[in-house]
Context: one part of a larger RNA
């Protein structure tokens, strides 16, 4: 010292914290959606204009966040370097472009199959979906030049030759185009492609580091090299053809057993030792096994596909599932929580914004599991009541403790007031800039009103009435703080050691009395 369990006992509050075992099996609800300012349609209300709602097309997230330690002794983790061998969506920034065409398809229609889950056929249609053309730098090949560095090499400039890009929406005007209303026209925002750069991420190499085992001494054929090819973002037996015999090892290969790593905990004066729960970094894994598509990113916990084993559905043809997300339920255990409230705060996705989602998180809720804190009353009160114990029977002990008086009111009850956590965004209102052709739209920025709290009618405050409602375990031979009696008679029992008990037991047992902790007290395991 504990993520503890068990006895006895038990008033209150803050703060934590709670499957360690079966990575068993899981009933039921939640746990990743969003965007109509990408698009075509359907419904709703409206007299329109226009709003609001939905299933699909489409984007963007779903690889974050939340769990869990099976596996793994490894570049998996730490910690130092390195990539001149790399990749990067969303963000910041810079340079530049968005020109002109096309054929599909869902939704929708209309037939059909199936019990279901789905699924097959013909018709119609839109985009910011899909695909040609056009311009064009990075680019890949060849050539020249300069400049530099760490080996393989780097970066720049010129020039052939090949290929290679994009989207729009939406609010506002009428300066310019345009005969015009107003848009094909201007402009503000948001979005699209290309190249550089940053920022955050992520791949790889590599040096040292951190179990136990020699009662494991030899291991290895893609094996160790190379050539050429293949593949990767990207080095590379990574993979293939070949060739060639190599690589490793007592400084401990190989093989067994164990086990996520770290920051840290804990313990000790240090050294060290033992562990790695909350939490934060890193890895792994998501019934078991393998696989890969899709993407910037996965070989993807709540996607897909095959297998395997196990649950449910079926009309027997065939089909669904996956809690080590939050709760919960059975089992297994000595043990280990609500099928709870909210998006209000912080975060996260989306979305132009309102906003919508979030068991991520804030919160309650249970459990003395665990620290802390606060009370169960102050003060007076007899040479000292009764009861009970001891006793030399004189008396002594509990003991100011009690009763009585006299006060205060912490927490618990009752009533009343009643928060901090909120400010921001968006809309409106005023001001200033900026953009523009523009007093409009739009940006940025300052002010001012308004407006939002799960916790919670809680925290706190004021007041009421009361000493009332609130102590317990363990111990007393010796270590060790604490004695006396009365039962019992090596017995019933006790015990950590050492030992106690066979008629005067301070060592069992029960009482009185003391000791030491105190909402705790012992007890077992466990570590130092």
């Nucleotide at each position: 010292a504990c993520g503890a369990a068990c006895g006895c006992u038990g008033g209150c509050g803050g703060c934590g914290u709670g499957c360690u075992u079966a990575a068993c099996a899981c009933a039921u609800g939640c746990a990743a959606g969003u965007c109509g300012c990408a698009c075509g349609g359907g419904g709703c209300a409206g007299c329109a204009a226009u709003g609001c709602c939905c299933a699909g097309u489409g984007g963007c997230g779903a690889a974050c966040g939340g769990g869990u330690g099976a596996g793994u002794a490894a570049c998996a983790c730490g910690u130092g370097a390195g990539c001149a061998a790399u990749c990067u969506a969303c963000c910041c920034u810079u340079g530049u472009g968005c020109g002109g065409g096309g054929g599909a398809u869902a939704a929708c229609c209309c037939g059909g199959g199936g019990a279901a889950a789905c699924c097959c056929g013909g018709g119609c249609u839109a985009a910011u979906a899909c695909c040609g053309c056009a311009u064009g730098g990075u680019c890949a090949a060849g050539a020249g030049a300069g400049c530099u560095g760490c080996a393989u090499g780097g970066c720049u400039c010129u020039u052939u030759u090949g290929g290679g890009a994009a989207a729009c929406g939406u609010g506002g005007c009428c300066u310019c185009u345009u005969a015009a209303c107003a848009a094909u026209g201007c402009u503000a925002c948001g979005g699209c492609g290309c190249a550089g750069g940053g920022a955050g991420g992520a791949g790889c190499u590599c040096g040292c580091g951190g179990g136990c085992u020699a009662u494991c001494a030899g291991c290895u054929a893609g094996u160790u090299g190379g050539u050429g090819a293949g593949g990767u973002a990207a080095c590379a037996g990574c993979u293939c053809a070949c060739c060639a015999a190599g690589g490793c090892g007592a400084c401990g290969a190989c093989g067994g057993c164990u086990a996520c790593g770290g920051g840290g905990u804990c313990u000790g004066a240090g050294a060290g030792g033992a562990c790695g729960a909350c939490c934060c970094c890193g890895c792994a894994c998501a019934u078991u096994g393998g696989a890969a598509c899709u993407g910037a990113g996965a070989c993807a916990c709540g996607g897909u596909c095959c297998a395997g084993a196990c649950u449910c559905c079926u009309a027997c043809g065939g089909g669904a599932g996956g809690c080590a997300g939050c709760a919960g339920u059975g089992g297994g255990g000595a043990a280990u929580u609500u099928u709870g409230g909210g998006c209000a705060a912080u975060g996260g996705c989306c979305g132009a914004a309102a906003g919508g989602c979030u068991g991520a998180c804030c919160c309650a809720g249970c459990g003395a599991c665990g620290c802390c804190g606060c009370g169960u009353g102050c003060g007076g009160g007899a040479g000292g009541a009764a009861g009970c114990c001891c006793u030399u029977c004189g008396g002594g002990g509990u003991g100011u403790a009690a009763a009585c008086c006299g006060c205060u009111g912490u927490c618990a009850g009752g009533g009343g007031g009643g928060a901090c956590g909120a400010a921001a965004g968006a809309a409106u209102c005023g001001g200033a800039g900026g953009c523009u052709a523009a007093u409009a739209c739009c940006c940025u920025u300052c002010g001012g009103a308004a407006g939002u709290g799960a916790c919670g009618g809680u925290a706190c405050c004021c007041u009421c009435a009361a000493a009332g409602g609130a102590a317990g375990c363990a111990c007393c031979g010796g270590c060790u703080a604490a004695c006396u009696c009365u039962g019992u008679g090596c017995c019933a029992g006790c015990a950590g050691c050492c030992g106690c008990g066979g008629u005067a037991a301070g060592a069992c047992a029960g009482a009185g009395g003391g000791u030491g902790c105190a909402a705790g007290c012992g007890u077992u395991g466990u570590u130092c």
Molecule: small-subunit ribosomal RNA, 5' domain
Organism: uncultured bacterium